[in-house]
RNA sequence: GGGGGAGUGGCGUAAUUGGCAACGCAUUGGUUUCCAAAACCAAAGUUGGGGGUUCAAGUCCCUCCUUCCCUG
Numbered sequence: 001g002g003g004g005g006a007g008u009g010g011c012g013u014a015a016u017u018g019g020c021a022a023c024g025c026a027u028u029g030g031u032u033u034c035c036a037a038a039a040c041c042a043a044a045g046u047u048g049g050g051g052g053u054u055c056a057a058g059u060c061c062c063u064c065c066u067u068c069c070c071u072g
Stems, first nucleotide, its partner, number of pairs: 001071007010025004019055001027043005048064005
């Protein structure tokens, strides 16, 4: 240089044919307890950057960035 994959809450992962972004752990608050732990209830928090298509984009298109694999 060429080809291909991946990027989603703090972490690990889902999201079907484009149609309300979800689950676990963690965090915070509450219940419980003499105090804590555990358990239970609740809350906050998310699509790598930019642009395009569409009534509607995590998903499709272009470009850039990061990372991994193959290859000269």
Transfer RNA from Ancyromonas sigmoides, 72 nucleotides, folded computationally. RNAcentral records the identical sequence in 2 taxa. The sequence is in RNAcentral, with records from ENA. Its Rfam family is "tRNA". By type it is a transfer RNA. Rfam's curators write: Transfer RNA (tRNA) molecules are approximately 80 nucleotides in length.